SAM riboswitch aptamer (S box leader) from a soil metagenome, 126 nucleotides, folded computationally.
Parts: sequence; structure tokens; C1' cells
RNA sequence: UUCAUCCAGAGCGGCGGAGGGACGGGCCCUGCGAUGCCGCGGCAACCGGUUCCAGGCGCCUCCAGAGGCGCGGGACGCAGGUGCCAAAUCCCGCUCCGGGGCCUCGGGCCACCGGAGAAAGAUGAG
Repeated sequence: UUCAUCCAGAGCGGCGGAGGGACGGGCCCUGCGAUGCCGCGGCAACCGGUUCCAGGCGCCUCCAGAGGCGCGGGACGCAGGUGCCAAAUCCCGCUCCGGGGCCUCGGGCCACCGGAGAAAGAUGAG
């Protein structure tokens, strides 16, 4: 930098002793011991693997109507590579649309409700 996903899911023990949830705000978690590290356990299925399908597309092989590979769809959760295991990425942040409310009402405003998109962030594969 590109692409995909982010309302599902999954916690115990040990160490340690103060902040943590990326940032700002909100709201939470936390001496009934957080964040972090370690061990074990688990979740998920991005990559890898195994396997099934075979309508389709492309390519290849030969013994000429079959077989194989890739794309595609499903299953497994595999002594593999990552990731993850409070809260939707905890919520909002910027833009737009619809509604509601308020005001000093040709207009303006909002820590209100709902929706769409972006940004930022995280993870994976390039």
C1' cells in the first nucleotide's frame, strides 16, 4: 500500500501490585486484584491441510469419454501458520438522509432516535 472481515463465539490458575478499555469525549472494568506476563484450557475458520460435490468457466492428459488441475460450493477442526477469549471495534467522533426536540424562528442548534457511507483502528492474506 491492496483486498476481505469486524452486532456470533470462547476462561481458569500462577506471578505481580496499579491503573486499564488505541486517541478525544461518554460510559464502563479494576485491591472481591485490573492492564500485563506465563501455564493450561477453549473459540473461530483468514491461510494451510484432508475430503465431498459437480451444474458452470478455463487449462491439461490420454487408452476418446473419461481423468486431472485451477476457479466455484459444502463438510471436518486437523500434533500445521496466525488470530481471538468484559461490554457490537463498548458507544459516539466526519459527511449525508429521515424523524424528534429546543431557540433569539426566511435561520440556527442538539453527548435525542433510526439509517447509509467515510475516516480511524484491529486481524488475516497478498
It matches the Rfam family "SAM riboswitch aptamer (S box leader)". Rfam links the family to the GO term regulation of gene expression.